[in-house]
């Protein structure tokens, strides 16, 4: 250089164009004689950036801009 795939919560991943979610971590409770497990509650996202279609976009188009992986 040319193709392709992906970026979404701290970490792994979800999510027919119509309210952004799960597990794991994180914090308070419960319980214990203390932990740990367990159970309940609870914060935490400008959906990698710009644009564009649509009444509405993580989701669809462009373009960049990281990553991986092919080809040359």
């Nucleotide at each position: 250089g040319c193709c392709g795939a992906c970026a979404u919560a701290g970490c792994u991943c979800a999510a027919c164009g119509g309210c952004a979610g799960a597990g794991c971590g994180g914090u308070g409770c419960u319980u214990u004689c203390g932990u740990a497990a367990a159970g309940c509650a609870c914060a935490g996202g400008u959906u990698g950036u710009g644009g564009g279609u649509u009444c509405a976009a993580a989701u669809c188009c462009c373009a960049c801009u990281g990553u991986c992986g092919g080809c040359u």